[in-house]
RNA sequence: CCCCGUUCCGCGGGAGAGCGCAGAUCAUUCUGCCGCCGAAGGCGCAAUCCACCCGAAAACGCUCAGGCCAAAGGACCGCGGAACCGGG
Numbered sequence: 001c002c003c004c005g006u007u008c009c010g011c012g013g014g015a016g017a018g019c020g021c022a023g024a025u026c027a028u029u030c031u032g033c034c035g036c037c038g039a040a041g042g043c044g045c046a047a048u049c050c051a052c053c054c055g056a057a058a059a060c061g062c063u064c065a066g067g068c069c070a071a072a073g074g075a076c077c078g079c080g081g082a083a084c085c086g087g088g
Stems, first nucleotide, its partner, number of pairs: 002088003005084009018034001020033005035068003041064001042062003048056002
């Protein structure tokens, strides 16, 4: 110096599910009830990895949380930048 990896930042893309009912509230919202969604997070297991044990592990499962007009958020993907430690 280059490549890969990790983390962070910026930009772009980004699904699903009741604009449900009732009450309160100036508005924003809040509370309760029922029905739903899974792609923040969380939890559980599986192929698998490790391999004595113990463990790790998904876009699978559960829905605690979150969400069900829009907005916001959003796993993940792409581009750009920065940092760090690690590998080549």

A computed fold for an 88-nucleotide RNA from an Azonexaceae bacterium, annotated as Glycine riboswitch aptamer.
NCBI's taxonomy places the organism under Bacteria, Pseudomonadota, Betaproteobacteria, Rhodocyclales, Azonexaceae.
The sequence was found by an Rfam model in a public genome assembly.
Its mean pLDDT, the model's own confidence on a scale to 100, is 80.